Predicted 3D model of a 72-nucleotide RNA (transfer RNA) from an Ardenticatenaceae bacterium. Its mean pLDDT, the model's own confidence on a scale to 100, is 82. The source organism's lineage runs through Bacteria, Chloroflexota, Ardenticatenia, Ardenticatenales and Ardenticatenaceae. The sequence is in RNAcentral, with records from ENA.
Order: sequence, then C1' cells, then structure tokens
RNA sequence: GCGAUCAUAGCUCAAUGGCGGAGCGCCUGAUUGUGGAUCAGGAGGUUGUGGGUUCGAGUCCCACUGGUCGCC
Repeated sequence: GCGAUCAUAGCUCAAUGGCGGAGCGCCUGAUUGUGGAUCAGGAGGUUGUGGGUUCGAGUCCCACUGGUCGCC
C1' cells in the first nucleotide's frame, strides 16, 4: 500500500428496516451480629464520527477514525 472483518451500558455480548435488551458489575431495600450469598427494586446508551437511502436505520449504502486478521 491492498483486501477482509469488527465498533451497541463500566465489562462480555444480543437485537427480521418498525418501542435498544440480557448476563456480570454498580446503587437502594429486605435478610444477616458484620460481611458474603440469596431475594426484590432501580440507575446507567448521541448504537465510534460525518453524510446518504427510507414513512421509519443499531440494521442498507458512502467516507473517515480506531481494533483484529490476511496479502504485498
């Protein structure tokens, strides 16, 4: 330099073009002599950035940025 692939919550990952979720973690409460475990509830997202298509985009298209892999 060329190609492929990935980017969603603090972490690991879901989500047929039609209301963005789960597990772990975090916070509060119950329980416990304290803690842990368990149970109940809650907070937390500009879906990497900028455009395009569409009535509607996390999803499709383009560019850029970053990661991984391959080729040279």